[in-house]
Source information: The RNA shown here (c-di-GMP-I riboswitch aptamer) has 77 nucleotides and comes from a Desulfobacterales bacterium. It was read from a public genome assembly, where an Rfam model found it. Its Rfam family is "c-di-GMP-I riboswitch aptamer". About the family: GEMM was predicted in a large-scale screen for bacterial structured RNA regulatory elements. The model forms 100% of the base pairs in the Rfam consensus. Taxonomically the source falls in Desulfobacterales (Bacteria, Pseudomonadati, Thermodesulfobacteriota, Desulfobacteria).

């Protein structure tokens, strides 16, 4: 570099709920907790999905919903 994988080793990141703060919401921050993850590390760029809206339109939220870019431990070959 490229193509598998997650048995072994070194770390790593945390779902549910719980407590805190922000947000009309979805969701989001910290703290504790761990169901998980082989990029579950960034990035809304296309679909999907939720929100806000009476409805069109529009605000936003998901990267732990797929796909696509960008980087990256470890083992085999």
């Nucleotide at each position: 570099u490229a193509u598998a994988g997650a048995a072994a080793a070194a770390g790593u990141c945390a779902a549910a709920c719980c407590a805190u703060c922000c947000g009309u919401a979805a969701g989001g921050u910290u703290g504790g907790g761990a169901c998980g993850a082989a990029a579950c590390a960034c990035c809304a760029c296309g679909g999907g999905u939720c929100u806000u809206g009476a409805a069109a339109a529009u605000u936003g939220a998901u990267a732990g919903c797929c796909g696509g870019g960008u980087u990256a431990c470890c083992u085999a070959u």